[in-house]
RNA sequence: UCUUAGGGGUGCUAGGGUUCCGGUUCGCGAGAACGUCUGGUCCGAGAGCAGCCCGGUGCGCCGUGGCGAUUGGCUUAAAGCUGAUCUGGCGGCUCAUUACACGGCGGGACAAAAGCCCGGGAGAU
Numbered sequence: 001u002c003u004u005a006g007g008g009g010u011g012c013u014a015g016g017g018u019u020c021c022g023g024u025u026c027g028c029g030a031g032a033a034c035g036u037c038u039g040g041u042c043c044g045a046g047a048g049c050a051g052c053c054c055g056g057u058g059c060g061c062c063g064u065g066g067c068g069a070u071u072g073g074c075u076u077a078a079a080g081c082u083g084a085u086c087u088g089g090c091g092g093c094u095c096a097u098u099a100c101a102c103g104g105c106g107g108g109a110c111a112a113a114a115g116c117c118c119g120g121g122a123g124a125u
Base pairs, nucleotide, nucleotide: 007054008053009052010050011049012048015043016042020040021039022037023034024033025032026031055098056097057096058095060093061092062091063090064089068086069085070084071083072082073081074080100120102123106118107117108116
């Protein structure tokens, strides 16, 4: 300097705005305005939470068992047949583990905004 990896989901929270509900104001009414309206619906964290779910990895155990190796038995002119053990790989179970992480400006979507997405980005160490 380059590349790869640093997993995904669910629920919740910090936070967010204003489509809907509600609220406030105006209005005879229909309705209009207001998020500098506490709220409900809604959006919502890589660096937030969760004795959660899935996945990855590891030790151990169990099952299966390729090529092959060792060994026993039967049998043969030679060949061969068969059992056991070891064994890559594959599968299952318990347990463990899944680290670290400062971060703009600007842009994007949904009604709109945001610790959402661009983005573990640019940059910094």
Predicted 3D model of a 125-nucleotide RNA (Guanidine-I riboswitch aptamer) from Paraburkholderia ultramafica.
RNAcentral holds the sequence, with entries from Rfam.
Model confidence (mean pLDDT): 82 of 100.